About this RNA:
A computed fold for an 87-nucleotide RNA from a bacterium, annotated as transfer RNA.
RNA sequence: GCCGAGGUGGUGAAACAGGUAGACGCACUGGACUCAAAAUCCAGCGGUAGCAAUACCAUGCGGGUUCGAUUCCCGCCCUCGGCACCA
Numbered sequence: 001g002c003c004g005a006g007g008u009g010g011u012g013a014a015a016c017a018g019g020u021a022g023a024c025g026c027a028c029u030g031g032a033c034u035c036a037a038a039a040u041c042c043a044g045c046g047g048u049a050g051c052a053a054u055a056c057c058a059u060g061c062g063g064g065u066u067c068g069a070u071u072c073c074c075g076c077c078c079u080c081g082g083c084a085c086c087a
Base pairs, nucleotide, nucleotide: 001083002082003081004080005079006078007077010026011025012024019067028044029043030042031041032040046057047056048055049054060076061075062074063073064072
C1' cells in the first nucleotide's frame, strides 16, 4: 500500500428489507423480606436542561441522500485478520 471484518450506555450484546436506538443479561441505585447479611422478589437505570409534564442531543469523526439513516453513498481516524512490498 491492497482486501475483508468491526467501532452502539459502566459492561456484554441486539435492532426483518432504512421506520424514528440500546431488546435481553450483568453491574449499579432504591424498596420488600431478614436479628443482620446472602439469596430471592419489585421498581428504576444513555447524556443535558427542567419540580414535573416534556424538550433537545446521542450508534468512531465530518459531510451527503431521504419524510426518516446504527443500516445506503463519499472522505477521514482507530482496532483486528489476510495479502503484498522492502532491506
The coordinates come from a structure-prediction model, not an experiment, and the mean pLDDT is 80.